[in-house]
Context: one part of a larger RNA
């Protein structure tokens, strides 16, 4: 490089990262309940006993077994939390030279915008309301000269 310009969706292609997804795999720290070593501790009918008591019988004490609380680990279940996979699906991002149309800038060729509803492959059409960050034309008000 100035209208042979700019530019807007959709649709195809690659990447990237991201939502929803039936459902799936691993981890975390609790829960509630089964079970319950070791080991303190408490009870104790029952065996055992060298030191102490006692001539002795026995006692005291003490050791074993028994029961009991607490009690690791394991076990069964429901949640809770964390990552990760996930058919399928929603849109976003980038990315010289694809496809469709031209909606926007000029009065952009039906002025553009907002809000809303509605249609429509797409940009978007049309209907209500609103605003002027509209051109022209004319009038009115104000300001400066």
């Nucleotide at each position: 490089c100035a209208c042979c310009g700019c530019c807007c969706g959709u649709c195809a292609c690659a990447c990237c990262a991201u939502g929803g997804g039936a459902g799936u795999u691993u981890g975390u720290a609790a829960c509630a309940c089964c079970c319950g070593a070791a080991g303190u501790c408490a009870g104790u009918a029952g065996u055992c006993u060298a030191a102490c008591c006692g001539c002795a019988a026995g006692g005291a004490g003490g050791a074993c077994g028994c029961u009991g609380c607490c009690g690791a680990a394991g076990g069964u279940g429901g949640g809770a939390u964390a990552a990760g996979c996930g058919a399928c699906u929603g849109g976003g991002g980038u990315g010289a030279a694809g496809u469709c149309g031209u909606a926007a800038c000029a009065a952009g060729g039906u002025a553009g915008c907002c809000g809303u509803a509605u249609c429509g492959g797409a940009a978007g059409g049309u209907g209500c309301g609103g605003c002027u960050g509209g051109a022209u034309c004319a009038c009115c008000u104000c300001c400066u000269u």